[in-house]
RNA sequence: GCCGCCCUAGCUCAGGGGUAGAGCACCUCCAUGGUAAGGAGGGGGUCGCGGGUUCAAUUCCCGCGGGCGGCUCCA
Numbered sequence: 001g002c003c004g005c006c007c008u009a010g011c012u013c014a015g016g017g018g019u020a021g022a023g024c025a026c027c028u029c030c031a032u033g034g035u036a037a038g039g040a041g042g043g044g045g046u047c048g049c050g051g052g053u054u055c056a057a058u059u060c061c062c063g064c065g066g067g068c069g070g071c072u073c074c075a
Base pairs, nucleotide, nucleotide: 001071002070003069004068005067006066007065010024011023012022013021018055026042027041028040029039030038048064049063050062051061052060
């Protein structure tokens, strides 16, 4: 330099056009003499950034940034 994949909650990841979810973590309550485990409920997201298409974009297209892998060249 070229090609491919990934970027979504604190962490690990789903969701692939109709205004976003799970598990763990966190908070409250129940329960216990108390703690852990367990049960019920709750909060938390500019979906990496910018633009385009669309009535509507996390989703499709383009550019940029970051990460991973492969290939290739070099004085």
Source information
Model confidence (mean pLDDT): 81 of 100. The RNA shown here (transfer RNA) has 75 nucleotides and comes from a Candidatus Peribacteraceae bacterium. RNAcentral records the identical sequence in 10 taxa. Rfam family: tRNA. By type it is a transfer RNA. RNAcentral holds the sequence, with entries from ENA and MGnify. Lineage of the source: Bacteria > Candidatus Peregrinibacteriota > Candidatus Peribacteria > Candidatus Peribacterales > Candidatus Peribacteraceae.